[in-house]
RNA sequence: GGGGCAGUAGUGUCAACGGUCAGCACGGUGGUCUCCAAAACCACAAGUCCGGGUUCGAAUCCUGGCUGCCCCG
Numbered sequence: 001g002g003g004g005c006a007g008u009a010g011u012g013u014c015a016a017c018g019g020u021c022a023g024c025a026c027g028g029u030g031g032u033c034u035c036c037a038a039a040a041c042c043a044c045a046a047g048u049c050c051g052g053g054u055u056c057g058a059a060u061c062c063u064g065g066c067u068g069c070c071c072c073g
Stems, first nucleotide, its partner, number of pairs: 001072007010026004019056001028044005049065005
C1' cells in the first nucleotide's frame, strides 16, 4: 500500500426482508426480607463508534472517516 471481518448500556451479547417501547445476562442504584449481611424477589438508571445520504421510517441500506483483528505484498 491492497483486501476481508467487526464496532450495540460499565462488561458479554440478541435484534427476519428497514417498522411499535432495541431486548437478555452479569454488574450498578433503590426497596422488601434479615439482629446484620449474603442469597432471593421487586423496581429503576444506563446503549446502536463518528459525519453525511436514501427513506414516511435506519442498529439494519449507501457513502466518507476512526478504531481493533486477520490475510496478501